[in-house]
Source information
The RNA shown here (transfer RNA) has 75 nucleotides and comes from Candidatus Adamsella sp. Lineage of the source: Bacteria > Bacillati > Candidatus Adamsella. It matches the Rfam family "tRNA". By type it is a transfer RNA.
């Protein structure tokens, strides 16, 4: 250098261009002589970044970045 993917909550993945969700954590309360389980609830994200198309963009386009994987080259 080329060709491909993949980036969303503390983690691990969903998400048909029209309300951002789901499981694990975590936090209250219920249950318990206490903990553990169970159940019910809550908080927590400017979808990697920057432009751009659109009435409207996690979603489509271009570019940058960070990682994976594949090929080529030079040594």
């Nucleotide at each position: 250098g080329g060709g491909c993917g993949a980036u969303u909550g503390g983690c691990g993945c969903a998400g048909u261009g029209g309300u951002a969700g789901c499981g694990c954590a975590u936090c209250a309360c219920a249950u318990u002589g206490a903990c553990a389980u169970u159940g019910u609830g809550g908080g927590g994200g400017u979808c990697a970044c920057u432009g751009g198309u659109u009435c409207a963009a996690g979603u489509c386009c271009a570019g940058u970045a960070u990682c994976g994987c594949c090929c080529a080259c030079c040594a």